[in-house]
Predicted 3D model of a 73-nucleotide RNA (transfer RNA) from a Solirubrobacteraceae bacterium. Its Rfam family is "tRNA". Gene Ontology term of the family: triplet codon-amino acid adaptor activity. Rfam's curators write: Transfer RNA (tRNA) molecules are approximately 80 nucleotides in length. Its mean pLDDT, the model's own confidence on a scale to 100, is 80. The organism belongs to Solirubrobacteraceae, within Bacteria. The RNAcentral record of the sequence draws on ENA.
RNA sequence: GCCGGAGUAGCUCAGUUGGUAGAGCGCCGCACUUGUAAUGCGGAGUGCAGGGGUUCGAGUCCCCUCUCCGGCU
Numbered sequence: 001g002c003c004g005g006a007g008u009a010g011c012u013c014a015g016u017u018g019g020u021a022g023a024g025c026g027c028c029g030c031a032c033u034u035g036u037a038a039u040g041c042g043g044a045g046u047g048c049a050g051g052g053g054u055u056c057g058a059g060u061c062c063c064c065u066c067u068c069c070g071g072c073u
Stems, first nucleotide, its partner, number of pairs: 001072007010025004019056001027043005049065005
């Protein structure tokens, strides 16, 4: 230099055809318990790597850039 993959919540990941952004763990509260853990119920979450474009509507499609992983030379 070229090719491919990945970047979504604190962490690990879904989101398949463009149509309300989700799950588990974690966190907070309550119940239960002598007390913790476990369990049950409820709740919060500055989250789509950055910028631009297409569209009534973009995590998803297009362009540029950044970071990480792998391959080729």